Context: one part of a larger RNA
Molecule: small-subunit ribosomal RNA, central domain
Organism: uncultured Sulfitobacter sp.
RNA sequence: CUGGGCGUAAAGCGUACGUAGGCGGAUCAGAAAGUUGGGGGUGAAAUCCCGGGGCUCAACCCCGGAACUGCCUCCAAAACUCCUGGUCUUGAGUUCGAGAGAGGUGAGUGGAAUUCCAAGUGUAGAGGUGAAAUUCGUAGAUAUUUGGAGGAACACCAGUGGCGAAGGCGGCUCACUGGCUCGAUACUGACGCUGAGGUACGAAAGUGUGGGGAGCAAACAGGAUUAGAUACCCUGGUAGUCCACACCGUAAACGAUGUCGACCAGCCGUUGGGUGCCUAGCGCACUUUGUGGCGAAGUUAACGCGAUAAGUCGACCGCCUGGGGAGUACGGCCGCAAGGUUAAAACUC
Numbered sequence: 001c002u003g004g005g006c007g008u009a010a011a012g013c014g015u016a017c018g019u020a021g022g023c024g025g026a027u028c029a030g031a032a033a034g035u036u037g038g039g040g041g042u043g044a045a046a047u048c049c050c051g052g053g054g055c056u057c058a059a060c061c062c063c064g065g066a067a068c069u070g071c072c073u074c075c076a077a078a079a080c081u082c083c084u085g086g087u088c089u090u091g092a093g094u095u096c097g098a099g100a101g102a103g104g105u106g107a108g109u110g111g112a113a114u115u116c117c118a119a120g121u122g123u124a125g126a127g128g129u130g131a132a133a134u135u136c137g138u139a140g141a142u143a144u145u146u147g148g149a150g151g152a153a154c155a156c157c158a159g160u161g162g163c164g165a166a167g168g169c170g171g172c173u174c175a176c177u178g179g180c181u182c183g184a185u186a187c188u189g190a191c192g193c194u195g196a197g198g199u200a201c202g203a204a205a206g207u208g209u210g211g212g213g214a215g216c217a218a219a220c221a222g223g224a225u226u227a228g229a230u231a232c233c234c235u236g237g238u239a240g241u242c243c244a245c246a247c248c249g250u251a252a253a254c255g256a257u258g259u260c261g262a263c264c265a266g267c268c269g270u271u272g273g274g275u276g277c278c279u280a281g282c283g284c285a286c287u288u289u290g291u292g293g294c295g296a297a298g299u300u301a302a303c304g305c306g307a308u309a310a311g312u313c314g315a316c317c318g319c320c321u322g323g324g325g326a327g328u329a330c331g332g333c334c335g336c337a338a339g340g341u342u343a344a345a346a347c348u349c
Stems, first nucleotide, its partner, number of pairs: 003321004007303002012317001014201004021194003025088006033081002035077008049065006091191001092188003095184005103177007110154001115149007125136002162169002206247006215241002220236004258316006266294005272288006298305002322349003331342004
């Protein structure tokens, strides 16, 4: 390479949009590039293969045949693919009417709690732990009451509840704004799917500049523990955590499961919408959208998965190919840096 694979054995890019490319609904007509049949030309000889022959055999040589799977050209066919031109509505989108939502951005605002400040009451302890000590406190702490300051996070509601492509999103109000679902079936008429490169977004930590700083808390200091204790426990505490702007671009970025479409038993919950029924509620049934639990067939090495597939198929992309060396070195690209990305080999088992 041909293959075989990718939930857990190696293997799905963190996620989306999208360029090239690949693939693409129903139907009619035309054309005939692919395709199929036939004819002609060519496909040197030698070689290979088959049959026969000559050297005593063989190698070798000679004769004949086949073959040379190809290319060119002519005639014909029209199922499929392509191409051209029509038509269609199921895919896709638009419109109209409703609906749910922690979807996003900005501004404003609320209460509880911690800390700090001021004042009142009040007196000897308070903290903390397995036990202690460091620590705070007669310069009046802890406790309690009132007032004030400031920052961060939003108890209950809260739910295998909701929304978002993923990361993620949770007090309340307003403004701007993205997507989704249901119903109607009015419109466009394949406008679609995937997507190498590319672009955008992307938790936490980290970086730059300027703010902010209540609590928490890497580093650091002290107290304990211990043989030691560069830890676990305790008392402190700086970056950071917060905001604005700009970087970084990684995670067990996980459903460890790429995206899209079609098909294939049921049962029980639940979210949003719609329809129907009646005993009009404490409802019931059907349908659809999401989200869960079991489970038939099937599948799987097993565990398990099972209409939200890991079943049966199709389209396109990504990735894997024994362990270590190594996600490392070198080089390239990116970055202020930290580093990221692409990515070997020797050697060894």